[in-house]
The RNA shown here (c-di-GMP-I-GGC riboswitch aptamer) has 85 nucleotides and comes from Hydrogenophilus sp. The organism belongs to Hydrogenophilus, within Bacteria. Model confidence (mean pLDDT): 85 of 100.
RNA sequence: UUUGAAAAAGGCAAACCCAUCGAAAGGUGGGGGCGCAAAGUUACCGGCCUAAGGAGCGUGCUCUACGGCGGCGGGAUUGCCGGAC
Numbered sequence: 001u002u003u004g005a006a007a008a009a010g011g012c013a014a015a016c017c018c019a020u021c022g023a024a025a026g027g028u029g030g031g032g033g034c035g036c037a038a039a040g041u042u043a044c045c046g047g048c049c050u051a052a053g054g055a056g057c058g059u060g061c062u063c064u065a066c067g068g069c070g071g072c073g074g075g076a077u078u079g080c081c082g083g084a085c
């Protein structure tokens, strides 16, 4: 520099359950383990989720992110182990 076929030191942890925060989406902690070679970090671009507040009207619906998702794709950035050069 490139790569993730096999292996290893190790790492992370889906669904579900409990606690907790939140209007919700979802977050955090514990259990759990489907999977993951960046399933480390980052909402910059696209995408997706929610709609408390705000706005609209047909008054119970619609729109809206300043709220979220990095385990949806891309970008940026950092890094372990092994292989090849």
Stems, first nucleotide, its partner, number of pairs: 001084004011036002016031006034071001040077003044074003047069003053064005